[in-house]
The RNA shown here (small-subunit ribosomal RNA) has 1379 nucleotides and comes from an uncultured Hyphomicrobiaceae bacterium. RNAcentral holds the sequence, with entries from ENA and SILVA.
RNA sequence: GAGUUUGAUCCUGGCUCAGAAUCAACGCUGGCGGCGUGCCUCAGACAUGCAAGUCGAACGCGAAAGUCCCCUUCGGGGGAUAAGUAGAGUGGCGUCCGGGUGAGUAACACGUAGGUAAUCUACCUUUGGGUGGGGAAUAACAACCGGAAACGGUUGCUAAUACCGCAUAAUGCAGCGGCAUCACAUGAUGACAGUUGUUAACGCGGGGGAUCGCAAGACCUCGCGCCUAAAGAGGAGCCUGCGGCGGAUUAGCUAGUUGGUAGGGUAACGGCCUACCAAGGCAACGAUCCGUAGCCGGCCUGAGAGGGCGGUCGGCCACACUGACACUGAAAUACGGGUCAGACUCCUACGGGAGGCAGCAGUGGGGAAUAUUGGACAAUGGGCGCAAGCCUGAUCCAGCCAUGCCGCGUGAGUGAUGAAGGCCUUAGGGUUGUAAAGCUCUUUUGCCGGGGACGAUAAUGACGGUACCCGGAGAAUAAGUCCCGGCUAACUUCGUGCCAGCAGCCGCGGUAAUACGAAGGGGACUAGCGUUGUUCGGAAUCACUGGGCGUAAAGCGCACGUAGGCGGAUUCGUAAGUCAGGGGUGAAAUCCCGGGGCUCAACCUCGGAACUGCCUUUGAUACUGCGGGUCUUGAGUCCGAUAGAGGUGGGUGGAAAUUCCUAGUGUAGAGGUGAAAUUCGUAGAUAUUAGGAAGAACACCGGUGGCGAAGGCGGCCCACUGGAUCGGUACUGACGCUGAGGUGCGAAAGCGUGGGGAGCAAACAGGAUUAGAUACCCUGGUAGUCCACACCGUAAACGAUGGAUGCUAGCCGUCGGAUAGCUUGCUAUUCGGUGGCGCAGCUAACGCAUUAAGCAUCCCGCCUGGGGAGUACGGCGGCAAGGUUAAAACUCAAAGGAAUUGACGGGGGCCCGCACAAGCGGUGGAGCAUGUGGUUUAAUUCGACGCAACGCGAAGAACCUUACCAGCUCUUGACAUUCACUGAUCGCCUUCAGAGAUGAGGGAGUUCCAGCAAUGGACAGUGGGACAGGUGCUGCAUGGCUGUCGUCAGCUCGUGUCGUGAGAUGUUGGGUUAAGUCCCGCAACGAGCGCAACCCUCGCCAUUAGUUGCCAUCAUUUAGUUGGGCACUCUAGUGGGACUGCCGGUGAUAAGCCGGAGGAAGGUGGGGAUGACGUCAAGUCAUCAUGGCCCUUACGGGCUGGGCUACACACGUGCUACAAUGGCGGUGACAAUGCGCAGCCACCUAGUAAUAGGGAGCUAAUCGCAAAAAGCCGUCUCAGUUCAGAUUGAGGUCUGCAACUCGACCUCAUGAAGUCGGAAUCGCUAGUAAUCGCGCAUCAGCAUGGCGCGGUGAAUACGUUUCCGGGCCUUGCACACAC
Repeated sequence: GAGUUUGAUCCUGGCUCAGAAUCAACGCUGGCGGCGUGCCUCAGACAUGCAAGUCGAACGCGAAAGUCCCCUUCGGGGGAUAAGUAGAGUGGCGUCCGGGUGAGUAACACGUAGGUAAUCUACCUUUGGGUGGGGAAUAACAACCGGAAACGGUUGCUAAUACCGCAUAAUGCAGCGGCAUCACAUGAUGACAGUUGUUAACGCGGGGGAUCGCAAGACCUCGCGCCUAAAGAGGAGCCUGCGGCGGAUUAGCUAGUUGGUAGGGUAACGGCCUACCAAGGCAACGAUCCGUAGCCGGCCUGAGAGGGCGGUCGGCCACACUGACACUGAAAUACGGGUCAGACUCCUACGGGAGGCAGCAGUGGGGAAUAUUGGACAAUGGGCGCAAGCCUGAUCCAGCCAUGCCGCGUGAGUGAUGAAGGCCUUAGGGUUGUAAAGCUCUUUUGCCGGGGACGAUAAUGACGGUACCCGGAGAAUAAGUCCCGGCUAACUUCGUGCCAGCAGCCGCGGUAAUACGAAGGGGACUAGCGUUGUUCGGAAUCACUGGGCGUAAAGCGCACGUAGGCGGAUUCGUAAGUCAGGGGUGAAAUCCCGGGGCUCAACCUCGGAACUGCCUUUGAUACUGCGGGUCUUGAGUCCGAUAGAGGUGGGUGGAAAUUCCUAGUGUAGAGGUGAAAUUCGUAGAUAUUAGGAAGAACACCGGUGGCGAAGGCGGCCCACUGGAUCGGUACUGACGCUGAGGUGCGAAAGCGUGGGGAGCAAACAGGAUUAGAUACCCUGGUAGUCCACACCGUAAACGAUGGAUGCUAGCCGUCGGAUAGCUUGCUAUUCGGUGGCGCAGCUAACGCAUUAAGCAUCCCGCCUGGGGAGUACGGCGGCAAGGUUAAAACUCAAAGGAAUUGACGGGGGCCCGCACAAGCGGUGGAGCAUGUGGUUUAAUUCGACGCAACGCGAAGAACCUUACCAGCUCUUGACAUUCACUGAUCGCCUUCAGAGAUGAGGGAGUUCCAGCAAUGGACAGUGGGACAGGUGCUGCAUGGCUGUCGUCAGCUCGUGUCGUGAGAUGUUGGGUUAAGUCCCGCAACGAGCGCAACCCUCGCCAUUAGUUGCCAUCAUUUAGUUGGGCACUCUAGUGGGACUGCCGGUGAUAAGCCGGAGGAAGGUGGGGAUGACGUCAAGUCAUCAUGGCCCUUACGGGCUGGGCUACACACGUGCUACAAUGGCGGUGACAAUGCGCAGCCACCUAGUAAUAGGGAGCUAAUCGCAAAAAGCCGUCUCAGUUCAGAUUGAGGUCUGCAACUCGACCUCAUGAAGUCGGAAUCGCUAGUAAUCGCGCAUCAGCAUGGCGCGGUGAAUACGUUUCCGGGCCUUGCACACAC
């Protein structure tokens, strides 16, 4: 920096990712070289080999094989040489170094800086001096003995630089004495050559002239040793300051403990040890205890500060099978020495012995995991030695491993028919891709051949015929891994279908997956790539740098006060902190800078810088500290006033209230609730009157009034008592602030003891409510509530805001005081409280704002994701209840704060709607019609499912329709385009087979267009491939169309403004409207889609035009029939008319509203069309179109028959009824919309009728459908009827190819249920409901459905509490797939 909490936003906050690193491991892959690294686990166990020896110039011994010689009894013996060699032994030095490991250790172990006046030091260096003279042993060896072995014993011999005395001696050591200087707890140095005592030794080798000696040798000299003293260098011991870790759920620890005296011990101080004496010592600045850990230079990370780590290299420490111990030695309590104990392993003759890889290799074991039983001492270094030299798994090399870092390569150039193949595709193409091939080159690496180092200044090379160089052949020997949804660079196709799987977080996968698997393509890195683990970073997510605590996690309930931290003004001193300069140290390596060397780099090397630290010294003195002095403003004291439910104790009050008791009056109820009941009451309640008793609480005043630290405090009086404020400015002179622990106070409930107990009231009982009701409501009722004493110690103990001090605009209240002014009840000023609003500032926002959550300082407390959990365990206190302190495992990717927009609320306000109410008529019951579910079926095709599916798609299923089923049948197809061939083709009549489709024939007639023609086109047939075709799936892939909220009044935008932002404003508010309609106001101003209007229709008028319409006037007729006319009606064009325009009232002088006038119509005149942004993944892939998927002799096409019409049942929508507001009969008046040539059909005839036969008119204001019906008159008289018409029988009519499944109608006969419909529910506010008929579409025929038309023609609306739906504002919200 990013992802992730939300619909979106800001914040808080966790989780996750991108980076770097690694002693790594795992998966896939693997060409070369250089330089590094390589048991992190079992400090588990170890076979085998090697890892420490050396010196004959310290010493005494001392072989053998072989060879030669001699002797021989041929068995052998002796001698010489090998050889003073090998070898062991005595002795010296080394083995305490080097190498390994990190178990232990929280410690002077380590680091750093010092001290040692409290010390030692072999080998090495320097200097002085010395090295005289004696002695006694012992191993080896020999003999004997024991033992299985390891090993040991006895006797005897022997040497030394082995061992022991003596002499000499110092500046040594010890004792004693005094002096000077320095230092000081001690002492050091120097001098007095002070004095007394005491401590040494070993020789060996080379050479040698003289001398001596038998010789060895003495002697001389050189060299190496030895002794002593002093010093150096290097090394070591001890002591000290400071520094580096987790836990307080470890708070007290300690008897050699702390100190002293004396002694012992050590190289050395010291309780290091011992005796005695004292009672100390350590600890909140964390003792003790527990856990963990070798420490450091450094390494990794990080901007840094930090955090993590301590492998390789270097310094220190510790350890060496486990534990303990000493010996030797200069040094050890000793890795490859010893002793003892233990465990383990091995040998054993069972008596006893041997061993210690955390040396180098190696083995098995453990483990995710870590190498060769290699070469050499050539180099570097170490031990011994005079040296030659020997030893050296230290070391130098090689081997193994991509384990890391670094370098190189796997080819370069050219090459477009952009090849083939792959993949994708809109089928055109694109991409892989200059990539390949091809052509031209090169040769690093590797291979072959040749030369051949440096490392070695003379000799000596394990590495090594290595590095390197030269030559040669030949593109030849050499590429993978992970990823491609976002974070995060990189996209498509197929497969799969919440399966298989992926996943670091968010999350992908349920049929169109860029997220799974594969492929193509792409991205990243590259001999590696990815994963996992771990560390730091990001994480300011423990915040020193650099965070917070009103509401996100977080202020202790409040105070007093200890330690501690911090602290007013001024002056002097000091110089601890602080600052500056100098000195020492801060090992090397590492890091950094600059050079140099390997071809470069890694790596190596030289120089510099740095090592931010510590110590020391000199100086400075502003600030802090410390010491002294002074001051008054902080703090306190004093004096004078003031207010107050501040506290404690005692007393006291009321015609107040409640309950109880007694008495009176009085009678049937009372009480209680939403309604009731439990309960009380005829044994007299409730009510009421009087009297009495008891306990508790203190109305009014009373107030964001007062007091108190908080909890809290309220009748009145008294006593005692704490604090505060104001005024005075006399006194003290910083006496202050905070406050870990600690102590005290601390509501209510609860606990203990003893009182008290009226009312109230947990528990409990009963009655209700309820599905239940361990509740809410009711009737009772015990603890308790009250008092005294003693506990508890917690609360949303809240201002969810710790305390103190200073500073930073104001305005308005209120409480207490003081001052001033006057007008004496007001104003102003001021101090202290308590509130409201508000600027700057702060805040994530809300908000806070001199009573800060602002700006600062000081001190305390507290927080670090949610859950688990304020829980468990432990501790502390409590009588108990319970309190306090306070985790982890596990689990989630969030949990959360504030604000925003919605939706929602059995929240509020305002308003509307046939929403309720008021009415009228229905549905739900019956029969039938129709649709649906269900069931059935070969099929009962499909769709539609709350409103918003169900007389819906369907404005009309006998065939057709038709998609379904059964059977038959076709395969380029019923239909489109294209190619080839043929030509007629086509319709008509007809024969045969068949259910038909279809197949096989016959007959008559006959072409069209352009062109002169050829020919072409149209058309048809045949054949072939591309293709057609699908009412198959997905309406959750879609377009289009539609429903619905809803004709509800809303939905938005631009600019501006406000807000960190989502967003807000506008659109809210006051009025008004049917309306976001209009007016006013307003940080908004405008605009758009909606509303309204514009459109159609009905209602009035005018005008134009009068035929098929009309007829007032004139004539005429049976008849507007004709003449005539166009006034009227009507028709259909064009206009007018209505706009709150006018008047009054009201309102705000507005918008508007109310009333009125006029008017055919009045406030939208009635009706229609018109449906904003959007919602419902609403409906439709079966109207149509369309992506994807699926079928292709079938899921396509054709045909016949059947089905969609089934029927125990359930529902919706309707029709007809149940009758008298009616039925039947008669009479016969008055409409409108429409429709008609494959038609409407007058009229006539026939039939009871459906209808039929004739037949005029009409392509329609002309003719027809066409009769309108309710109406009116008569009759019937309340019945299952003269109601109702289902069902059924018989006979007919019509349409049609055909009415069996399965049409409509007519006639006669039959005459079912049904007497107004349970719960529930629907429509309708006026020409509406209701009721009456008429027409049309579809249609051959078939409406009780649908769409229209007119006739007759009501009732009711108080009103908006409630139900339903909706709009606006507001409020709450833990909802947002939104109750």